[in-house]
Predicted 3D model of a 119-nucleotide RNA (FMN riboswitch aptamer (RFN element)).
It was read from a public genome assembly, where an Rfam model found it.

């Protein structure tokens, strides 16, 4: 260095600017912004995974559900780069919210390290 593990430790989401309308709107109407993990030629839109959610539950879980992309170009490879146009975002609250406020100083998949084993 490599694989395996019932193990401990850390670390683990970003974003509403102006302006309109209105008794109220970062919610609506122009306009501005953001993109979690792992896989693969570098991915919010491929292929999975997480968290929302919804059911059961002996409360340890188990089982379901779940958004959106096209044209061209390089080029061995890219639905990943580069052009140009699109388009998507859980649940509660509140004048209708991916950007506010809450659950949440919470969950976590991963990742990194460390122990401790194997050959």
């Nucleotide at each position: 260095a490599u694989c395996g593990c019932u193990u401990c430790u850390u670390u683990g989401g970003g974003g509403a600017u102006u302006g309109g309308u209105g008794c109220a709107a970062u919610u609506c109407c122009a306009u501005a912004c953001c993109g979690a993990c792992g896989g693969u030629a570098a991915a919010g839109u491929c292929c999975g995974u997480g968290a929302g959610c919804c059911g059961c539950u002996u409360u340890g879980g188990c089982g379901g559900u779940u958004g959106a992309a096209u044209a061209g170009g390089u080029g061995a490879a890219a639905u990943u780069c580069c052009u140009a146009u699109a388009c998507c975002g859980a649940c509660g609250g509140u004048a209708c919210a991916g950007u506010c406020c809450g659950g949440a100083u919470g969950a976590g998949g991963a990742a990194a390290g460390a122990g401790c084993g194997a050959a």